Annotation: This is a predicted structure of a 75-nucleotide RNA (c-di-GMP-I riboswitch aptamer). It was read from a public genome assembly, where an Rfam model found it. Of the family's consensus pairs, 95% are formed in the model. The coordinates come from a structure-prediction model, not an experiment, and the mean pLDDT is 86.

[in-house]
RNA sequence: UACUGACAAAGGCAAACUAGCAGCAAUGCUGGGACGCAAAGCUUCCAAUCCCUAUGGGAUAGUGGAGCUACCAAA
Numbered sequence: 001u002a003c004u005g006a007c008a009a010a011g012g013c014a015a016a017c018u019a020g021c022a023g024c025a026a027u028g029c030u031g032g033g034a035c036g037c038a039a040a041g042c043u044u045c046c047a048a049u050c051c052c053u054a055u056g057g058g059a060u061a062g063u064g065g066a067g068c069u070a071c072c073a074a075a
Stems, first nucleotide, its partner, number of pairs: 004073002012037002017032006035062001041068003045065003048060005
């Protein structure tokens, strides 16, 4: 230094399910809860999937790619 990634150390996130709230819906937010995650941090730019009051609008960043940023440091 890293495009690498320990049965390392420190810290982080949080699926299903669940309670409350918001939304027509996909789904989101907060609390509980951990299946997992080395970008499971951020951005809908491309694709994919999903929803709707549909030729337009929306959801998913924990579906893949891309862009930007970042902790640790054995081999």